Source information
The RNA shown here (Bacterial RNase P class A) has 357 nucleotides and comes from Microbacterium aquimaris. Taxonomically the source falls in Microbacterium (Bacteria, Bacillati, Micrococcales, Microbacteriaceae). RNAcentral holds the sequence, with entries from ENA. Rfam family: Bacterial RNase P class A. Rfam classes the family as a ribozyme.
RNA sequence: UGGGUCGGCUGGACGGUCGCGUUGCGCAUGUCGCACCGAGGAACGUCCGGGCUCCACAGGGCAGGGCGGUGGGUAACACCCACCCGGAGUGAUCCGCGAGAAAGUGCCACAGAGAGCAGACCGCCGGGUGAUGCCCGGUAAGGGUGAAAGGGCGGUGUAAGAGACCACCGGGGUCGUGGUGACACGACCCGCACGGCAAACCUCGCCCGGAGCAAGGCCAGACAGGGGAUGAUGACGCGGCCCGCCGAGUCCCCGGGUAGGCCGCUGGAGCGUCACGGUGACGUGACGCCGAGAGAGAUGACCGUCGAAGGGGCGUCAGCCCCGGAACAGAACCCGGCGUACAGGCCGGCCCAUUCG
Repeated sequence: UGGGUCGGCUGGACGGUCGCGUUGCGCAUGUCGCACCGAGGAACGUCCGGGCUCCACAGGGCAGGGCGGUGGGUAACACCCACCCGGAGUGAUCCGCGAGAAAGUGCCACAGAGAGCAGACCGCCGGGUGAUGCCCGGUAAGGGUGAAAGGGCGGUGUAAGAGACCACCGGGGUCGUGGUGACACGACCCGCACGGCAAACCUCGCCCGGAGCAAGGCCAGACAGGGGAUGAUGACGCGGCCCGCCGAGUCCCCGGGUAGGCCGCUGGAGCGUCACGGUGACGUGACGCCGAGAGAGAUGACCGUCGAAGGGGCGUCAGCCCCGGAACAGAACCCGGCGUACAGGCCGGCCCAUUCG
């Protein structure tokens, strides 16, 4: 210098005028004035996990669902970190919905002779026969089919062959060493028994009660009752069922009334800086900060200066001038994740190639 890979940050700036919303203050009490504050990295999708609230302050079992290498982080997770194994890449790095296929059942399309205690279509070898043909037998080395053909490759051996035998590789078992562990390495033994699929049933281990801020609570106010069903032989409710719990109302129809206020509500697993511990995710401590809380509805518009991308012109090739005018999106109980969208800009680590020193 060119190419690649991984991670982080940012998401128009400043000023003026007008406007919107919460809160506080003021008095002239309202279409008022002043002051502070007022969207995001994803506020989004609502996919996962929690807090909180109510229902037995949540119980037992069945059924059902989720997760799945190992160790750690966390309130928790399907998230994150580190490592292991397998695969891709020269490499940085990336990818895997990573338990069990010697418990059982099932499936393996098409093609192919044969798809699972194998198999003779072609070929090879032996025998019969006069015969290139036919018949019988041997053979899984070679060909063909397939995603997959019952270890691989080389030799010995043989009629031809074959773990039949041998070396190496792969696989399995036992032991040893290292590691918390997944696992790795080594020695000895076994001639190979165990093809694949669990995102098929299933098995194993761990986890999961339900509903959701329209949760839930308080206050004020209005009205008019009537009919039916069911219930202490236990209703309603507590997830789908059973157990268990609770203990007096519940449901339907007709008719009538209301549709107001407050709390929950935002100070929190909070944010920033520094220090310490840790490879890291993260944790601990000190100091500092307060940053929307609505009605489903607010958070904007215009002007000026500057301005990224992009376009055009000039040029003495350093630059100058003009046009242009910024992505995705937008809170509603709150957090932690994941996923998805995103014009452009900035920073950093590492890898490969090349050049120069």